[in-house]
Molecule: Bacterial RNase P class A
Organism: Nocardioides alkalitolerans DSM 16699
RNA sequence: UGGGCUGGCCGGGCGACCGCGUGACGUGCUCGAGAGGGUGCGUCCCGAGGAAGGUCCGGGCUCCACAGGGCGAGGUGGUGGGUAACGCCCACCCGGGGUGACCCGCGGGAAAGUGCCACAGAGAACAGACCGCCUCCGGCCACGGCCGGCGGUAAGGGUGAAACGGUGGUGCAAGAGACCACCAGCGUUCCGGGUGACCGGAACGGCUCGGUAAACCCCACCUGGAGCAAGGUCGAGAAGCCGGUGUCCUCACGGGGACGCCGGUGCGCGUGCGUUCGAGGGCUGCCCGCCCGAGCACGCGGGUGGACUGCACGAGGCUGUCGGCAACGGCAGCCCUAGAUGGAUGGUCGCUCACCGGAGGCCCGCGAGGGUCCCGGGGACAGAACCCGGCCUACAGGCCAGCCCGUCCG
Numbered sequence: 001u002g003g004g005c006u007g008g009c010c011g012g013g014c015g016a017c018c019g020c021g022u023g024a025c026g027u028g029c030u031c032g033a034g035a036g037g038g039u040g041c042g043u044c045c046c047g048a049g050g051a052a053g054g055u056c057c058g059g060g061c062u063c064c065a066c067a068g069g070g071c072g073a074g075g076u077g078g079u080g081g082g083u084a085a086c087g088c089c090c091a092c093c094c095g096g097g098g099u100g101a102c103c104c105g106c107g108g109g110a111a112a113g114u115g116c117c118a119c120a121g122a123g124a125a126c127a128g129a130c131c132g133c134c135u136c137c138g139g140c141c142a143c144g145g146c147c148g149g150c151g152g153u154a155a156g157g158g159u160g161a162a163a164c165g166g167u168g169g170u171g172c173a174a175g176a177g178a179c180c181a182c183c184a185g186c187g188u189u190c191c192g193g194g195u196g197a198c199c200g201g202a203a204c205g206g207c208u209c210g211g212u213a214a215a216c217c218c219c220a221c222c223u224g225g226a227g228c229a230a231g232g233u234c235g236a237g238a239a240g241c242c243g244g245u246g247u248c249c250u251c252a253c254g255g256g257g258a259c260g261c262c263g264g265u266g267c268g269c270g271u272g273c274g275u276u277c278g279a280g281g282g283c284u285g286c287c288c289g290c291c292c293g294a295g296c297a298c299g300c301g302g303g304u305g306g307a308c309u310g311c312a313c314g315a316g317g318c319u320g321u322c323g324g325c326a327a328c329g330g331c332a333g334c335c336c337u338a339g340a341u342g343g344a345u346g347g348u349c350g351c352u353c354a355c356c357g358g359a360g361g362c363c364c365g366c367g368a369g370g371g372u373c374c375c376g377g378g379g380a381c382a383g384a385a386c387c388c389g390g391c392c393u394a395c396a397g398g399c400c401a402g403c404c405c406g407u408c409c410g
Stems, first nucleotide, its partner, number of pairs: 001406010012352007020047002023044009049381001053392002056390005061227004068288004073223005078092005093107001094105004108218002113216002115212003130157002132153003136149005165183006184208002186205008231309004240265011267301007280292004316335008353379001355377004360373005
């Protein structure tokens, strides 16, 4: 000085004016039948993200519900660790790519079974003879050989993505792991290292038995379901019923009736079925099993559809320190940082900054180039809605750290 690899961070700042939202405290006004709400003023604190996006995973929480089994269905897939958990993160192993830093992997099983491997090719899984090579027999012959037949052969050539180990030799009529040496793979036994996946080594064995499971499948491990529109509380309402009570009327003196108020319960009518010989419902795919159960279904009418809560103190954040290769964990200290519900944080102005452009001026430098001034432009992706841990996707511009390769100079 050029090119690359990996990780992390920021993503406008300052000031002024006006304007928003929650909460706390104080103080008024006000709406509603009610539960409850709205609003003004004053003071104070706080007020969108690294992805708030995707809704792809895992949970917390709520209910079914005090909750079983089997089948089915779905998910993950090397080893060890982290975590509340995961399909996530860290470290390592193996395989592949790259000179390398590094990156990638639907990483268990093909000897349980089934399926598939187009076309080409003789033949694509216990396959195969197209060309070829060889013994024998017959014929021809220019004596080099040629044609045909039975048989042997799979080393050579060809086809293909892939052809039933590779190289060299012995042997053979010609060949062939038929045999031998070495090598690769596989199997058995042993030694060393490692928590382990695995790695290294030795001996024996001629054993050489394709690929594909992000094909079906087998194996190992994991999984109840639904979801904040989950759920909880309050108010109101309807013909009646129960209790208390006030007034009036009546009485056989036991009480009864009418009207009103308060509290509790609670829609009305018809038909059919059912009430322990169980209708209906639940365990959110099915079955078994278990549980609840006096109402349920249909038809015709009536009333309500309101208010609050869940809703932010958390597997929370920051700093320091210790342990660990790391992910992460322990300890100590400090902090409380949105909670809307037609849905809040915005507008204007000024200065300034990163960046871009300019035949411009000045300064430094041998040069490449750098600094400064002036003018103009201008800042990406994008908005919480119960919460949290991840993954994936989007992002103008800029910064930091480490590592790798190349070139030049000393």